c-di-GMP-I riboswitch aptamer from Alkalibaculum sporogenes, 87 nucleotides, folded computationally. The prediction has a mean pLDDT of 82. Taxonomically the source falls in Alkalibaculum (Bacteria, Bacillota, Clostridia, Eubacteriales).
[in-house]
RNA sequence: GACAUUUAAGGGCAAACUUAUCUAAAGGUAAGGACGCAAAGCCAAGGGCCUAAUUAACAUAAAGUUAUAUGGUAGCCGGUUGCAUUC
Numbered sequence: 001g002a003c004a005u006u007u008a009a010g011g012g013c014a015a016a017c018u019u020a021u022c023u024a025a026a027g028g029u030a031a032g033g034a035c036g037c038a039a040a041g042c043c044a045a046g047g048g049c050c051u052a053a054u055u056a057a058c059a060u061a062a063a064g065u066u067a068u069a070u071g072g073u074a075g076c077c078g079g080u081u082g083c084a085u086u087c
Base pairs, nucleotide, nucleotide: 001087002086004085005084012037013036017032018031019030020029021028022027035075041080042079043078046077047076048073049072050071055067056066057065058064
C1' cells in the first nucleotide's frame, strides 16, 4: 500500500423481548438481554423504506379518508474511515 481474508490473537457492537422514560407517531435514550454482524464504526443535502403532528383537499351529526417531511431508519442499499492476519 492492497481491502483479498476471518485461519489465529486481542477484542468490539448488540436484534427480538422486558422495565423505565421522551415523542402525535415512526422511532429514540438507559438498564437487563443476545438474534446476529469483518465494519452492526461514522455520515440523513444520493436512493429506498417507515410515520403523518402541521397543512391542504374530500367527507361529515360526529368519527374519518387521501396527499405531504420539516420527523425517523445507517442492523436496507450507498458514501466514508479503520483493527488484526496474509500478500